This is a predicted structure of a 165-nucleotide RNA (FMN riboswitch aptamer (RFN element)). The model forms 100% of the base pairs in the Rfam consensus. It was read from a public genome assembly, where an Rfam model found it. Its mean pLDDT, the model's own confidence on a scale to 100, is 79.
[in-house]
């Protein structure tokens, strides 16, 4: 120093203001929000290289700028992948009225939304500007934002311990 194993902690945001109505954070106008990992031409810092200027003039030092060089941090709701929800197979456990069955856990698989235009440039799915678009299930006046399953699960993140070479 790395695969791997275990433990602990952490791990989602958002209806201002109005309209209609008996009733709407659900409809209408308008407002607001953006999980996790990757990629990445953002930006910042450090170093290298180069250029200009100044000082000393033997090696040098300092300032400014440049860089399709390196490293570190940082950068996408709509690019790549992934999580929650939902559906199915299998296994195990469990409940029960007479079978087809229910529930829980594990595992495997399925499903899983949405972006263009202009600019710059060698290059734009990521930069800048503009205009769009998207958001599980159940409840309820029809919900991305309320309530609920959920004090759950979770992609993963940080820290610690062990361990072969």
């Nucleotide at each position: 120093u790395a695969a791997c194993u275990c433990c602990u902690u952490c791990g989602g945001g958002g209806u201002c203001g109005g309209g209609u109505g008996a009733a709407a954070g659900u409809c209408c106008c308008a407002a607001c929000c953006g999980g996790c990992g990757g990629u990445g031409a953002u930006c910042u810092g450090u170093g290298g290289a180069g250029a200009a200027g100044g000082c000393a003039u033997u090696u040098g030092c300092c300032u400014u700028c440049u860089u399709u060089c390196a490293c570190a941090g940082u950068a996408a709701g709509u690019c790549c992948g992934u999580g929650a929800c939902c559906c199915g197979g299998c296994a195990u456990a469990u409940g029960c009225a007479a079978u087809u069955u229910g529930u829980a856990u594990g595992u495997c698989g399925g499903c899983u939304g949405a972006u263009c235009u202009a600019g710059u440039g060698c290059a734009a799915a990521u930069c800048u500007a503009g205009a769009a678009c998207c958001g599980a299930c159940a409840g309820u006046a029809a919900a991305g934002u309320c309530u609920g399953g959920a004090u759950g699960g979770g992609a993963g993140a940080a820290g610690g311990a062990g361990a072969a070479a």